[in-house]
RNA sequence: GUAAUAGCAAACUAGGGUUCCGGCUUUUCUUAUAAGAAUUACAAGAAAAGUGACUGGUCCGAGAGUUUCUGGCUUCGACCAUGACGAAGCUCCACGGAGGGAUAAAAGCCCGGGAGAU
Numbered sequence: 001g002u003a004a005u006a007g008c009a010a011a012c013u014a015g016g017g018u019u020c021c022g023g024c025u026u027u028u029c030u031u032a033u034a035a036g037a038a039u040u041a042c043a044a045g046a047a048a049a050g051u052g053a054c055u056g057g058u059c060c061g062a063g064a065g066u067u068u069c070u071g072g073c074u075u076c077g078a079c080c081a082u083g084a085c086g087a088a089g090c091u092c093c094a095c096g097g098a099g100g101g102a103u104a105a106a107a108g109c110c111c112g113g114g115a116g117a118u
């Protein structure tokens, strides 16, 4: 330098923000109660706005996290060959920015087993 392979998928988790639900704050309206001259206080319900240094539900989510399924390779059952079926074994290793992108938004998502390092 070249070639091949290190596989796909699903569930979950680390993690993530804030579209929706919920929580909280403020305002408006309605109703009950108390005081009462107007009105005020407080509780409940509805609506609007804000809030993720709001635990949460929904949601996103790992190449280098877990598990499952499946695929691949080798050997055997088992026989001349082929195909199918079944069983066993193997399926290793992996430090990693900044920056950008998507989505409502962000992230260990994607760019990316990248750049780089050893």
Stems, first nucleotide, its partner, number of pairs: 007070001009068004015060002020057002022054001023051009033041003071091007093113001095116001099111003